[in-house]
RNA sequence: GCGGCCUUCGUCUAUCGGUUAGGACGACAGCCUUUCACGUUGUAAAGACGGGUUCGAUUCCCGUAGGCCGCGCCA
Numbered sequence: 001g002c003g004g005c006c007u008u009c010g011u012c013u014a015u016c017g018g019u020u021a022g023g024a025c026g027a028c029a030g031c032c033u034u035u036c037a038c039g040u041u042g043u044a045a046a047g048a049c050g051g052g053u054u055c056g057a058u059u060c061c062c063g064u065a066g067g068c069c070g071c072g073c074c075a
Stems, first nucleotide, its partner, number of pairs: 001071007010025004018055001027043005048064005
């Protein structure tokens, strides 16, 4: 340098064009308990960045950035 794959709450992970973007763990609050833990209920929290297509994009396309894998170049 070229090609392929990936990027979603704090973390992990669903959602293959129309969802208030779901779940688990964690955080916080309530309940439970003499207290803590466990358990239980609730709350907050996410589409890497920019553009395009579309009535509508996390999803499709292009570019950028980062990561992983493979190939190549270099005296």
The RNA shown here (transfer RNA) has 75 nucleotides and comes from an Alphaproteobacteria bacterium. The source organism's lineage runs through Bacteria, Pseudomonadati, Pseudomonadota and Alphaproteobacteria. It matches the Rfam family "tRNA". It is annotated as a transfer RNA. From the family's description: Transfer RNA (tRNA) molecules are approximately 80 nucleotides in length.